Predicted 3D model of a 355-nucleotide RNA (Bacterial RNase P class A) from a Bacillota bacterium.
This record gives sequence, structure tokens and C1' cells, in this order.
RNA sequence: CGAGCCAUCCGGGUGAUCGCGGCAGCGGUGAGCUGUCGAGGAAAGUCCGGGCUCCAUAGAGCAGGGUGGUGGGUAACGCCCACCCGGGGUGACCCGAGGGAAAGUGCCACAGAAACAUACCGCCGGCCAGUCGGCCGGUAAGGGUGAAAAGGUGCGGUAAGAGCGCACCGGCGGCGUGGUGACACGCCGGCCAGGCAAACCCCACCCGGAGCAAGGCCGAGUAGGGGGAGAUGAGGUGGCCCGCCGAUCCCCGGGUAGGCCGCUAGAGGCCUCCGGCAACGGAGGUCCCAGAGAGAUGGCCGCCGCACCGACCACGGUCGGUGUACAGAACCCGGCUUACAGGCUCGCUCCCUUA
Repeated sequence: CGAGCCAUCCGGGUGAUCGCGGCAGCGGUGAGCUGUCGAGGAAAGUCCGGGCUCCAUAGAGCAGGGUGGUGGGUAACGCCCACCCGGGGUGACCCGAGGGAAAGUGCCACAGAAACAUACCGCCGGCCAGUCGGCCGGUAAGGGUGAAAAGGUGCGGUAAGAGCGCACCGGCGGCGUGGUGACACGCCGGCCAGGCAAACCCCACCCGGAGCAAGGCCGAGUAGGGGGAGAUGAGGUGGCCCGCCGAUCCCCGGGUAGGCCGCUAGAGGCCUCCGGCAACGGAGGUCCCAGAGAGAUGGCCGCCGCACCGACCACGGUCGGUGUACAGAACCCGGCUUACAGGCUCGCUCCCUUA
């Protein structure tokens, strides 16, 4: 220099003007004015997990659903970190539903004799026939089929063969050592057991339901319900008497409209230090940062950025044009996933060259 891997961050700035929502102050608290705050890394999908609220609930089990290497983190998780094993890459690194197939059941297309118990061809032995061959038995070494066929290779062995014996490798079991563990390494044994559990199933662990339209408080008017009083005058007439008017009036409880709370100070942001490989945890300091009504955060213009294209060029630039994403809080958090114009940066790998 080129090609990559990995992680993190930003995702326009500024001024003018016209507007929008919350709060505070001013304003005959009327119109309005002033100040201040006002979306995101995903606010999205609503896929997981929790907080909160109400309902249900003795415990345990069954059914149903989920998760699935090991250890750790966390409020919790199907998330994250570290490690193990398997696979891919020269490498940085990436990918893996990664428990059990010697508990049972089931399935394994086509081909093939046979897909879990079997002999089609071939080889060997015996009998018959004595020219082709036929029957019985042995054989998984050779051929053929297939994604997959009796552990693999070699030597010995045998009638031919075969873990039948031996060496190495692979698998299984036992023991030892190391590790918290998954597991790794070593020794010994016997030779063996096809694959599929995102098929039923078995094992271990986890899971009550609904969701802020949760839920709580206040609560009219009208109609309806219950109770009481009333022409021996209820009630009204500004507090009382007189006077005047004269048939309705009062109380209770439930519901509705509506209002308030829940509502945003929180598993909160930032900085420093400490513990830890890390996820993360702890301590100290500091900051307050949308909260609603079917729902505000926008429009336009100028200048400056950034990217691309074109023209000119004195190689410093100048001028013009185009573009500047995905998206839009509604109870709140932790994740995952998906979308995204353009760009910054940390660390690392490989190739080439030079010293």
C1' cells in the first nucleotide's frame, strides 16, 4: 500500500421567521406575554424476560407449554460473558436447538438380496450330476445398490473367510491424573453398538391468569328506586317578622357523563476510583432529562458542512447542479430482531515491499 476481521460511536450545524405541546410567573388570571423544557438508536416488530396493578391460590402431583454443552452475570430471560466440544477459514475470527438412539415405539424416498437383521453376484466345503450345472452349508474379504451396508488400514491366520489373533487409528467401558465443571491426557479391557428425538418419547430445570381500556378515589344533571313532610300551608320572596305568591318540597343509596390519581426520580444518565479475563458488581461525586385530550416537537428561507456529478484551473482551489437516510414516545425497564443516505474511530489478521 492492498485485502479483510472485530468492536464502538455519530447520524448535520447555525441564524431569521411563522407556528405546536407541558410547566412556572405575569396578566379584570380574559385575550395574551415572558421564561424554561420538549423523541430515537432504533421511540418500530410486540418476539422473549421483569417491575407495577387486579383476580385466583394450602402443599404436592397430573395435564399443557418452554428451555437444553459447562461455569458465571442479572430483578429475570430464549439475553450477555468466559470456557469446552464439533464444523469452516492461511489467519484475525465466524457458525452450531450442542441432553439421551445399549428404556420402548415409529420412520429411513429411489435403488438394492438386505436399512437392523438379511447372502444378489462372487469365494470355499460337502452331496448329486459328471459337458453346461443343481441342492445344502460356511463366508461380510472382493463386486454391485445407496445419503447411509457387517469399525478402518496392514500383517498373520484359514478350506474360503472373519477382531479369529496382533500393531496403529476410531468408537465404547473401567481406572488414574489435571480441571469447580463441560472436558482433556494417559493406562487397561473386550472387540462393537447404522442414522433420525425442530418423530412420539425419556431425563433435568422453569412456568397461575389478565393487562395502564391494569387499578384506585371523587362524582353531577335527567329518568328510575327507597324513605319522609305537605292546603291545620311544604316551599319561595337577600338573615328574621308582617305582607304577597301558592303545590309540591326534602333526604338516602346505586349507576352514568365528567374530573383527579396511577404518570414518570428510574434495576436512571454522566465522571472518577476499586474488584473481576469478561459480562458485571461496589463506592464516591454530579445532573434532572417529554409526558399528554386519539395524542405537540413542524413549515419555509439564508449561510456553513458532507457526498456525488459537470465546467474552469495559476493544481492552492473557484463556480454551478443534485442529494442529505430509516423513522415518530403513550405505564416503565432489560434484551433480541428488523430498517437505515452518509461518515468517524479503537484493536487485530493476511499478502507484498523496505530496513
The RNAcentral record of the sequence draws on ENA. Rfam family: Bacterial RNase P class A. By type it is a ribozyme. Model confidence (mean pLDDT): 80 of 100. The gene name in the source record is rnpB.